[in-house]
Context: one part of a larger RNA
Parts: sequence; structure tokens; C1' cells
RNA sequence: GGAUGAACGCUGGCGGUCUGCUUAACACAUGCAAGUCGAACGGGUUUAUUUCUUUCUUUAGGGAAAGAAUAAGUUAGUGGCGGACGGGUGAGUAACGCGUGAGAAUCUACCUUAAGGACGGAGAUAACAGAGGGAAACUUCUGCUAAUCCCCGAUGAGCCUGUAAUAGGGUAAAAAGAUUUAUCGCCUUGAGAUGAGCUCGCGUCCGAUUAGCUAGUUGGUAAGGUAAGAGCUUACCAAGGCGACGAUCGGUAGCCGGUCUGAGAGGACAAUCGGCCACACUGGGACUGAGACACGGCCCAGACUCCUACGGGAGGCAGCAGUGGGGAAUUUUCCGCAAUGGGCGCAAGCCUGACGGAGCAAGACCGCGUGGGGGAGGAAUGCCUUAGGGUUGUAAACCCCUUUUAUAUGGGAAGAAACUAUCUUAAAAAAUAGCUGACGGUACCAUAUGAAUAAGCCUCGGCUAACUCCGUGCCAGCAGCCGCGGUAAUACGGAGGAGGCAAGCGUUAUCC
Repeated sequence: GGAUGAACGCUGGCGGUCUGCUUAACACAUGCAAGUCGAACGGGUUUAUUUCUUUCUUUAGGGAAAGAAUAAGUUAGUGGCGGACGGGUGAGUAACGCGUGAGAAUCUACCUUAAGGACGGAGAUAACAGAGGGAAACUUCUGCUAAUCCCCGAUGAGCCUGUAAUAGGGUAAAAAGAUUUAUCGCCUUGAGAUGAGCUCGCGUCCGAUUAGCUAGUUGGUAAGGUAAGAGCUUACCAAGGCGACGAUCGGUAGCCGGUCUGAGAGGACAAUCGGCCACACUGGGACUGAGACACGGCCCAGACUCCUACGGGAGGCAGCAGUGGGGAAUUUUCCGCAAUGGGCGCAAGCCUGACGGAGCAAGACCGCGUGGGGGAGGAAUGCCUUAGGGUUGUAAACCCCUUUUAUAUGGGAAGAAACUAUCUUAAAAAAUAGCUGACGGUACCAUAUGAAUAAGCCUCGGCUAACUCCGUGCCAGCAGCCGCGGUAAUACGGAGGAGGCAAGCGUUAUCC
């Protein structure tokens, strides 16, 4: 000199774009953060119709009630898909964790593509009804019922065997329907795409005041296991394997793209954004599933908190806000799904603290302004003075002008196309019309008024740009280094003046 997720002191006009618990992976009140599908299913429930049946009523027409049917809504449960994404954090990890480059023994829901198929039969159970238990959480028994729920059989292009290749033989497992009739689905196999698992070469902090470490350890055989290779696991056999090219042990640490600095080489760092990994109160475990050993799923143990009728139960903010605590220090218990993206759905749509926005903070960067031109009797005041004057200083006053900004008034967006309807088409595309904006009456534009609403901070001995007076008297104090201060202090305190930067200026901390 540059830099920072900064903090502190003094000061503070505006806008844009960003950033904002670096400390206690400390504990958390409250609300929200993952649902959706009635075009899979049976019920429940609401409304309508009078279509049907029964009953009652009316002189008749007709009216009322109950049941059934139909239509339109709604949804607790069964079922499907999604809750493995998105969002958070960096505790652990010195490791194939990450980076980079290779590889073979694998799986992959939804999506794309190609080929083929969907035949026959059977069953259970929730809801519901009834009867109980419990303070609650919840739960038991009996009975009934549906499906895109579950099961059996058939077929069978897969697999195994076999062949030069076909053929042949053996063998496990398929399917589901819905509807507004346009479609959306279902099963099997092949290929693709995407995602994931696995292996290896090289690279990846400090310590030798850590020198030896290792028994599933290293290899083999066999079996098991996995989607898949493998001591991954087990039995048996052998005695290997690693290490001064630093094993083992200890300390520290998420890694990278990058960021800061530097001419570079290098050094330091790992906030925001992006990729990978790990974790989800602590430890362990599996279930379901294409995918988890699963942040807002389950089970067990532990600590903690809460409820309790003392028998037993409930919970997990390292999601968004917010609270306490710790700390020098880090924001609103805001608005909206209008856009982008995601889940479900044929769709309309629903959900989405992802996201889009607003709020707070000079925390950072960038931009703008606090006026411009003229104006000497060099006014007054202040300060200095050799008392002549010098300086403050074109600075002010005064004259002319401008209106960024400010205030008031008026106008007022883009971000919006999807989608829906009509038309058309084999289906699309195209065309026409309509609808949708949180931000926001915001940005922006116009008009009016009037220099009006807007300057501080640090320094002035040398390094280092900028000097005098007064006060003080080794005191009070200053200080980054050298050093100032003991009666003429350009170094302390004040004043005048000057220098530097400027909505900031200084100080502290850290890195180059």
C1' cells in the first nucleotide's frame, strides 16, 4: 500500500447492487417450512331433480314424509406417486473424503425409443357397524365390504444348457383398469438418457521430544453374501502385509472451483455463489422403497424438556422467522405463489419460509448531491504582528443563474406468457378473444416552489503533505519507530491557520 462476513469511537443526505451468528454442532416458547390424486376404490356427508316405489293428506289440481335412482360438490379411510429432491450446518473425517486421470464386476422410479402382451380364477382387509379398555396417547374383540390391494394358474422373447450359428432341452416370475370416448394408465424384454454404487494411478497440513505397527492381520482354497468385484463374512491352510520414499501414534482440518495479495514465483484463506462429502439431540439398528440405513419416518438405549388420574405418554429449529444464552459482533415471529423451479394431478388446480420481493444495518462496492458564474471599499469578526501591516479571503455580503436532490400535485410501467375458450388439424403448429402482478401507485415521466433540505473526521517534530500564539512546567499528558514534556514545547491541552480524505474519517484485529 492492498484486503476483510469485521468490531469500536466521532459524524451522517440519497440511490443502485450485494452481504449480514466468524462465538455455544448451546437450549428452544409460538407459527409456518410436503403434500397431492374422487379420471384407482368402497363408504360417509351436503345440495338439487321428481325419475320411480310406499305411506299420509287434499273436493280436484296438488302437497308432505321415507326409501331408491340420477346429477353436482365435499373427504376421514384403503390405494398410487412424492416425503432419498429442494432447504440447513461443518461436529466428525488426514480418508479413494476431495481434486484429477483411467477402469470393470453393477443397479437405475419418472423420461425417450423399439418390439410384444394384458387370458382364466380365487381371497383378505381398512373405512363402517356393534361391544369393550384407557386420564390421555391410543387400543382390543366380533361382524360386513371395494379396488389400479393381495394371491393362484395359463402364456412367455428372460436365464441356464447346447450349437460355428440356428434348432433342441431345462427352468423362476407377468399384467389393471379409469373416463367427459379424446385419452390417461398397466405388464415383459431390448436400447438410450439421467442418477448412483465400486476399483486403481497421481496429488492433498504439522510433529521423530511419536520407530516400530498389524491376527481377519497379508495371501490362497471352498462356501456364503451383495445390484456388483473384494476377508465383505465364515471354515480350513500358509505366514505373511506396512514402515526413515516416515508406517503407527499425537495434534489440527470438511475438500475443490475459487478469494485476497504479489511483477511473477509464491504465500494466506476456504463467508456469500457453484460441485462433491459428512451430519440431523447423543449412540446403535434395521424396515419400506428404483433410490435411505432416511433433518420435519420407525425401533432400542442414554441425557434433557414437557403432560399425567402415577398406570403411562409426548418432543427434537445445524429449515424460515423468532427467544434465552455466549459474545467486540450479525436482521422481520413481514408480503406473495404474479415470475422461475419442484411434488401430485388428464386438467382446472392444490402445496411449496425453494424462490420472487419488501423491512432492518454506511457492513461492502459503485454512483449522485450538499450549488454554479460574477463579486475588493480586499467590509466586519477572529488570529498574528516588528503596530506599518499580514492572514481568514472571492471567502462573506451583494448581483445574475440552475433545480440534480427535496417538498407538493398529476400521470404511470416492463417484468405475462403460459392457461382457458373458439376455430382449425389425423395430432400439432398457426389465428382470434378472454384471464392472471406479491413487489407497487413502486420505478419512471411531467409540472410548480425555492439555494432552498444535506459535512464531517483525522493530522500538522522526522519518517510524512501541513506553523504560529497561549496554557502547562519530567506535572498533566503524547507515542507506530526514533522519541517529546524539568519556564520561550512547530511533539502535551486550547485557539487561529494549514494539509489529507470525504458520507465518511480514524483506531483495533487478521492476511499478503

This is a predicted structure of a 512-nucleotide part of an RNA (small-subunit ribosomal RNA, 5' domain) from Reticulonema bolivianum LEGE 231229. Its mean pLDDT, the model's own confidence on a scale to 100, is 85. NCBI's taxonomy places the organism under Bacteria, Bacillati, Oscillatoriophycideae, Microcoleaceae, Reticulonema bolivianum. Rfam family: Bacterial small subunit ribosomal RNA.